[in-house]
RNA sequence: GGCUGUAGUUUAAUGGAUAAAACAUCGGACUCCGACUCCGACGCUGCGGGUUCGAUUCCCGCCAGGCG
Repeated sequence: GGCUGUAGUUUAAUGGAUAAAACAUCGGACUCCGACUCCGACGCUGCGGGUUCGAUUCCCGCCAGGCG
C1' cells in the first nucleotide's frame, strides 16, 4: 500500500424480504442395536461511528488475518 472479516466449518445474499445453503451438533422417525436415509431444532453479519426512509452491502476510524 492493497485484500479479507457473515452460524462450530465452507460459502451465498443489486441499498429493501424473515440474512440462505451444505456439512457439523442436538432431538425424533427407521433398526434387535448401530450405520445409511428422512423430518425437525439450535446457531451468524469483527467493533464503534456516519450517510440513507432503509446498511451484510456505501463512507470513516479501530481491531484481527493473509499478500506485496
Transfer RNA from uncultured Roseburia sp., 68 nucleotides, folded computationally. Its Rfam family is "tRNA". It is annotated as a transfer RNA. RNAcentral records the identical sequence in 2 taxa. NCBI's taxonomy places the organism under Bacteria, Bacillota, Clostridia, Lachnospiraceae, Roseburia. The sequence is in RNAcentral, with records from MGnify. The prediction has a mean pLDDT of 81.